[in-house]
RNA sequence: GCUUGAUAAGGGCAAUCCGUACGAAAGUACGGUACGCAAAGCCAACGGCCUAAGUCCUGAUUAAUCAGGAUAUGGUAGCGGGCUGCCAAG
Repeated sequence: GCUUGAUAAGGGCAAUCCGUACGAAAGUACGGUACGCAAAGCCAACGGCCUAAGUCCUGAUUAAUCAGGAUAUGGUAGCGGGCUGCCAAG
């Protein structure tokens, strides 16, 4: 340096659910819990996925209002991908 994660040590992270807060929502933060994870460390200006406040379009004769559709500028790294890295074995 490369491959692998069978064994060992030190350990690390924390799904779901509950509580509180924020948010239009998706979701996020903190606390508890512990489904899992060898990158569950980092990257959202690569693809995917989730949401649609606002905006645009359409309809309801007009307005108000309501409904439908499109849209990320909002999210997701525990979907793929990229970057970096501990220990052990070969």